[in-house]
RNA sequence: CGGGCUGGUCGGGCGACCGCGUUCUCCCCACGGGGAGACCGAGGAAGGUCCGGGCUCCACAGGGCGAGGUGGUGGGUAACACCCACCCGGGGCGACCCGCGGGACAGUGCCACAGAGAACAGACCGCCGCUCCUCCGGGAGCGGCAAGGGUGAAACGGCGGUGCAAGAGACCACCAGCGUCCCGGGCGACCGGGACGGCUCGGCAAACCCCACCUGGAGCAAGAUCAAGAAGUCCCCGCCACGGCGGGGACGCGUGUGCGUCCGAGGGCUGCCCGCCCGAGCACACGGGUAGAUCGCUGGAGGCGGCCGGCAACGGUCGUCGUAGAUGGAUGGUCGCCACGGCGCCCCCGGGCGUCGUACAGAACCCGGCCUACAGACCAGCCCGUUCG
Numbered sequence: 001c002g003g004g005c006u007g008g009u010c011g012g013g014c015g016a017c018c019g020c021g022u023u024c025u026c027c028c029c030a031c032g033g034g035g036a037g038a039c040c041g042a043g044g045a046a047g048g049u050c051c052g053g054g055c056u057c058c059a060c061a062g063g064g065c066g067a068g069g070u071g072g073u074g075g076g077u078a079a080c081a082c083c084c085a086c087c088c089g090g091g092g093c094g095a096c097c098c099g100c101g102g103g104a105c106a107g108u109g110c111c112a113c114a115g116a117g118a119a120c121a122g123a124c125c126g127c128c129g130c131u132c133c134u135c136c137g138g139g140a141g142c143g144g145c146a147a148g149g150g151u152g153a154a155a156c157g158g159c160g161g162u163g164c165a166a167g168a169g170a171c172c173a174c175c176a177g178c179g180u181c182c183c184g185g186g187c188g189a190c191c192g193g194g195a196c197g198g199c200u201c202g203g204c205a206a207a208c209c210c211c212a213c214c215u216g217g218a219g220c221a222a223g224a225u226c227a228a229g230a231a232g233u234c235c236c237c238g239c240c241a242c243g244g245c246g247g248g249g250a251c252g253c254g255u256g257u258g259c260g261u262c263c264g265a266g267g268g269c270u271g272c273c274c275g276c277c278c279g280a281g282c283a284c285a286c287g288g289g290u291a292g293a294u295c296g297c298u299g300g301a302g303g304c305g306g307c308c309g310g311c312a313a314c315g316g317u318c319g320u321c322g323u324a325g326a327u328g329g330a331u332g333g334u335c336g337c338c339a340c341g342g343c344g345c346c347c348c349c350g351g352g353c354g355u356c357g358u359a360c361a362g363a364a365c366c367c368g369g370c371c372u373a374c375a376g377a378c379c380a381g382c383c384c385g386u387u388c389g
Base pairs, nucleotide, nucleotide: 001385002384003383004382005381006380007379008378009377010376012338013337014336015335016334017333018332020041021040023038024037025036026035027034028033043360047371048370050369051368052367053366054365055219056218057217058216062274063273064272065271067215068214069213070212071211072086073085074084075083076082087101088099089098090097091096102210103209107208108207109204110203111202124149125148126145127144128143129142130141131140132139133138157175158174160172161171162170176200178197179196180195181194182193183192184191185190223295224294225293226292232251233250234249235248236247237246238245239244253287254286255285256284257283258282259281266278267277268276269275302321303320304319305318306317307316308315309314339358340357341356342355343354344353345352346351
């Protein structure tokens, strides 16, 4: 200097004017409402809704089945399918990246086509021996073989020999794999080494399945409180012309049909069953009223900084900050300057002028992750190559 790998940061800035939302202060008005000012006011993903929780309710809540999820070891965390470290396997010269990471000897299933044969299979081309025939090229029959060739993604170990009629782990040495036993290292997954041995016992479970571990369900439109109400009924107080009126409170819309209140209609345990619990009303049809306000709603497994522990994820401790809470849904518009980038021109270390552009994208209960989108700018570490010293 070039090319890569990994991690991280920003993602327009400044000023002026006008205009928005919550909260607070002051003034005017004094049912309401209006004016001035101050602080603060969308994200790294707010997106996806793929996971895990907090929280609320069922509900003070049992068992079984089903269903779903995860899948090497150790750690982190509130928890997780997330994160960190390591092991094994695969890719890459490497930095690094990927993971379908328990089980094929519990069972079932699949491996197209080609090929003789695709799980415990197999003789197409062939090799060897014997007999017969022969136009001397070879042919037929019987027997032995699976080492050579071919087919295929994959063919029941590899290589070199002994042996044999020809071969074959039939046997031998060296390897690989598998099994048993032992030694060493490691918390562990595993790693290294030695001895012995049958000689060798496909692949796919991101196929069904088996094994191990985990899981109640629904969800802020969860849920809680207040108000209102349609015809009325009941209670209390006051007044009264004894016809009733006014105020407050409680229950609570009307009609019809069916079932039920002992033998229990209906409902709950939010997939099913058992079991348990609640229970006097429930279901359907027609008609009527209301659909408003407040809370939940932002102080959190919180942010930032220092120190300590740890390889790290992260944890501990001290200090500090108070950073949107809307509800038809707020943060925008204009102007000027600057920054960055592209293009064109001028001048030629570099700068100037003009013009255009500045990404993905908007909270709605909150938090921890993962995934996806992102113009451009920057930082750090590591790897490879080239050149110079």
Background: Bacterial RNase P class A from uncultured Nocardioides sp., 389 nucleotides, folded computationally. The coordinates come from a structure-prediction model, not an experiment, and the mean pLDDT is 76. The source organism's lineage runs through Bacteria, Actinomycetota, Actinomycetes, Nocardioidaceae and Nocardioides. Its Rfam family is "Bacterial RNase P class A". Gene Ontology terms of the family: dimeric ribonuclease P complex, ribonuclease P activity and tRNA processing. Rfam classes the family as a ribozyme.